[in-house]
RNA sequence: CAAUCAUUAUGAGGAUUCGAGGGGCCUGGCCCUAAGACAAUCCGCCAACCGACUUCUUUAAGAACGGUGGCAAAGCCAGGGGCAAUGAUCG
Numbered sequence: 001c002a003a004u005c006a007u008u009a010u011g012a013g014g015a016u017u018c019g020a021g022g023g024g025c026c027u028g029g030c031c032c033u034a035a036g037a038c039a040a041u042c043c044g045c046c047a048a049c050c051g052a053c054u055u056c057u058u059u060a061a062g063a064a065c066g067g068u069g070g071c072a073a074a075g076c077c078a079g080g081g082g083c084a085a086u087g088a089u090c091g
Stems, first nucleotide, its partner, number of pairs: 001091001003089006013043005021032003025080005044071003049067003053062003075083001
């Protein structure tokens, strides 16, 4: 990077640095943002996809050690596109 499967209306913040855009792509909206958005780093938190642990109800439950992931708004809304993101497997 491609393919397959599953999920995407729940939940979760501060500080420092930077300095103008950002909310995946297109269109139309709407929203965030110099009272500093976005991004990076540190700490914190959320969650439970995979591994491990406990229980025994196995079409399961619990907790949260490890590997990810995530922490504005329904993947922000509508349409288009079968596109995007995340996990696991496999090549």

The RNA shown here (SAM riboswitch aptamer (S box leader)) has 91 nucleotides and comes from an Actinomycetota bacterium. The organism belongs to Actinomycetota, within Bacteria. Rfam family: SAM riboswitch aptamer (S box leader). Rfam's curators write: The SAM riboswitch is found upstream of a number of genes which code for proteins involved in methionine or cysteine biosynthesis in Gram-positive bacteria. It was read from a public genome assembly, where an Rfam model found it.